The RNA shown here (transfer RNA) has 73 nucleotides and comes from Opitutus terrae PB90-1. The sequence is in RNAcentral, with records from Rfam. Its Rfam family is "tRNA". It is annotated as a transfer RNA.
Parts: sequence; structure tokens; C1' cells
RNA sequence: GCCCAGAUAGCUCAGUUGGCAGAGCACCCCCUUGGUAAGGGGGAGGUCGACGGUUCAAAUCCGUUUCUGGGCU
Repeated sequence: GCCCAGAUAGCUCAGUUGGCAGAGCACCCCCUUGGUAAGGGGGAGGUCGACGGUUCAAAUCCGUUUCUGGGCU
């Protein structure tokens, strides 16, 4: 230098005919217990890496770009 994959909640990750952004763990409240753990119910938490484009509508499609991992030379 070229090619491929990835970037979504504090962490690990889902989310493809474009149409309300989700799960598990962690966190907060409650129930349960003599108390703790486990269990059950509820809640909060997001610029979907960044910028631009297409579209009535973009995490999703297109372009550029940053970072991470891998491959080739």
C1' cells in the first nucleotide's frame, strides 16, 4: 500500500424484505428470609464510532473517514 471483518446500554452481545432500539449480567426499588445468598416483580441507563448522501422513514442502503482485529504484498 491492497483486501476482509468488527464498532449498538457500565460489561458481553443480538437486531437483514429499511418502519417503536433489545437480551443477559451489573446498577436502583419492592416482594420473599430471623439474616444473607438464590428466586420473583418493577425501574433507570443509548448521538447505534464520526461526517455527508438516498428515502416519507436509516443501526440497517451508498460515499468518505477514525479506531480495533485478521490476511496479502